Small-subunit ribosomal RNA, 3' major domain from a Candidatus Gastranaerophilales bacterium, 486 nucleotides, folded computationally. Lineage of the source: Bacteria > Bacillati > Candidatus Melainabacteria > Candidatus Gastranaerophilales. Model confidence (mean pLDDT): 82 of 100. The full RNA is in RNAcentral, with records from ENA.

Context: one part of a larger RNA
């Protein structure tokens, strides 16, 4: 000087309280973990593994197993020889491949002998090649404590030194945020702001956007009203976007040490960081990653390398996270009617029309898109109906017919439709998230992809309850003590 303490004193966080919805109990869906298995590739392991790696395992992917193959090799350069490339056909075979027949000569230079670029074949070796090992040899990256408020140097001052002082001390702040005082003075890396997206305006710019006329077809209370067209019309409004404005304790008034700053107001679209993001100090954890990638070193060299076919990764007595659906009447079921935003399309998105219960299919316009598609949101609202039951709740499993995708849906794919109709009646100790446009409900769109989303990332609709208060859980900061620790 740290670290610890079931010492102290302060202070902060969905940490507790207050509240509101969940996990635990079902059924399925996922991942792990056992267990089996020829293989069930491998890594992640308390917060910080376990809907992680994986933005999507029928083949591929693929690393695993079985079984057929190759051995300068799928991939890279270099040498020699040959032959242009290639490209059609047979044979066997599961394919890889092995093996047979034709057919075919091109580009550049050229002393027409013949060379050279490139591409196969073939033969020797240098090498190639490894998702083999070691993250406790390491770069890069990432996680975490923590977006917590600290970590630090230089000078100067004390101390023999180790070190201290500054960074403590009285306020204050989200904040080592300011201020005041002080043997310290000053600096640096964090905080804060400087960037991004929203909240309100004002200037510009209107085209595919927005108004508006006219004109067709409609529906009507003859008043107006929807659709679709068309315009040498507008740019008032929405809207897009560029530039700007504007919040900074600036003003008032109290409190405070005449400070810093609290608290209450006023203007204002908005008030004290306005919401949100991005931005993560010194370091901790021999944290994760050698399977992104790059690497040392060690091993494998007819194989630990590389190929193909077919299995695995989907198994399954059970365990355990994490979600989805639901147990219903603030509900279901049917029929009519409303209202978004993010976004993504050319091997795409596909409108209208027709067919079909339907997933879908036929057929064909418009859009590389503020033009057209996807794209009718859903929860909502109104009318019926159902009347508390394992039911018109719930939909798991199973049967039978199809549709799509794609060489191929047995193993192993989505969805459709008729039939079937488990389990469950609010879930023990236990625990989780959440302070506002948030929770909770409700769709919707996107990456990833041929298909395959209950996952994940964004969107926009509906929109609460409650926080007396910091005693006590957890964590995490300043100060102070104790110490058989270092």
């Nucleotide at each position: 000087u740290g670290a610890c303490g079931g010492g102290g004193a302060c202070c902060c966080g969905c940490a507790c309280a207050a509240g509101c919805g969940g996990u635990g109990g079902a059924a399925c869906a996922u991942g792990u973990g056992g267990u089996u298995u020829a293989a069930u590739u491998c890594g992640a392991a308390g917060c910080a593994a376990c809907g992680c790696g994986a933005a999507g395992a029928a083949c591929c992917u693929u690393a695993c197993c079985a079984g057929g193959g190759c051995u300068u090799g799928a991939c890279a350069u270099c040498u020699a020889a040959c032959a242009a490339a290639c490209c059609u056909c047979g044979a066997u075979g599961a394919a890889a491949g092995u093996u047979g027949a034709g057919g075919g000569u091109g580009c550049u230079c050229u002393u027409c002998g013949g060379a050279g670029a490139a591409u196969g074949u073939u033969a020797a070796g240098a090498c190639a090649g490894g998702u083999g090992g070691u993250g406790c040899a390491c770069g890069g990256u990432u996680g975490u404590c923590g977006u917590c408020a600290g970590c630090u140097c230089g000078u100067g001052u004390c101390g023999u030194g180790a070190g201290a002082u500054g960074u403590u001390g009285g306020g204050u702040u989200a904040a080592g945020u300011c201020c005041c005082g002080c043997a310290a003075c000053g600096a640096g890396c964090g905080c804060a702001a400087c960037c991004c997206c929203u909240a309100u305006u004002a200037u510009u710019a209107g085209u595919u956007g927005c108004u508006a006329a006219u004109a067709u077809c409609g529906g009507u209370a003859u008043a107006c009203u929807g659709a679709u067209a068309u315009u040498g019309a507008g740019c008032u409004c929405u809207c897009u976007g560029a530039u700007a404005a504007g919040a900074c304790u600036g003003c008032c008034g109290g409190u405070g040490a005449u400070a810093a700053a609290c608290c209450g107001g006023a203007g204002g679209a908005a008030g004290g960081u306005g919401g949100g993001g991005a931005u993560g100090a010194c370091g901790u954890c021999a944290a994760a990653u050698c399977a992104u990638c790059a690497u040392g070193c060690c091993c494998c060299u007819u194989a630990u390398g590389c190929u193909c076919u077919g299995g695995g990764c989907u198994a399954c007595a059970c365990a355990c996270g994490u979600g989805u659906u639901a147990c219903a009447a603030u509900g279901g079921c049917u029929a009519g009617g409303a209202c978004a935003a993010c976004g993504a399309g050319c091997a795409g998105c596909c409108a209208a029309c027709u067919c079909g219960c339907g997933a879908g299919a036929g057929u064909g316009a418009g859009c590389a898109a503020a033009u057209c598609u996807c794209u009718u949101a859903a929860a909502c609202c109104u009318a019926g109906u159902c009347u508390c039951a394992g039911u018109u709740c719930g939909g798991a499993u199973c049967g039978u017919a199809g549709u799509c995708u794609g060489c191929a849906a047995c193993u192993c794919g989505a969805c459709u439709a008729c039939g079937u109709g488990a389990a469950g009646u609010c879930g023990g100790a236990a625990u989780c998230g959440c302070u506002a446009g948030u929770a909770a409900a409700c769709g919707c769109a996107g990456a990833u992809c041929a298909g395959c989303a209950c996952g994940c990332u964004g969107c926009g609709u509906u929109g609460a309850a409650u926080a007396c208060g910091u005693u006590c859980c957890c964590g995490g900061g300043u100060c102070u003590u104790g110490u058989a620790c270092a």